[in-house]
Parts: sequence; structure tokens; C1' cells
RNA sequence: GCGGCAGUAGUUCAGUGGUAGAAUGUCUCCUUCCCAAGGAGAAGAUCGUGGGUUCGAAUCCCAUCUGCCGCU
Repeated sequence: GCGGCAGUAGUUCAGUGGUAGAAUGUCUCCUUCCCAAGGAGAAGAUCGUGGGUUCGAAUCCCAUCUGCCGCU
């Protein structure tokens, strides 16, 4: 230099054009003498960045950044 994969909540991951979800963690409450376990609820991501297409984009297209793998 070329090609491929990945980037979404604190963390690990879903989500193939129509309201962004789960698990775990955090906070509150219930249960308990206390802790743990269990139960109920809440907060938390403008989807790596910037553009384009579309009535509508996490999703399609282009560029770009970071990481990993391969080729040269």
C1' cells in the first nucleotide's frame, strides 16, 4: 500500500429500512437479625466520526478514525 472483519448502555452482545433491546453491573424498594440468594421497579447508548440516498437509516452507499486478521 491492498483486502477482510469489528465498533450499539459501565461491561458482554442482539437488532438485515418504520418506537434502540437483552444479560450483567449501578441505584431504590420488598424479603432477612445481618450478609448472600431471590422478587419488584428505576436510571443509563442522538448506534466510532462526517456526508449521501429515502417520507423514514443502527441497518443501504461514500469518505474517514481506531482495533484485529490476511496479502504484498
Predicted 3D model of a 72-nucleotide RNA (transfer RNA) from a Candidatus Aminicenantota bacterium. The prediction has a mean pLDDT of 83. RNAcentral holds the sequence, with entries from ENA and MGnify. Rfam family: tRNA. From the family's description: Transfer RNA (tRNA) molecules are approximately 80 nucleotides in length. By type it is a transfer RNA.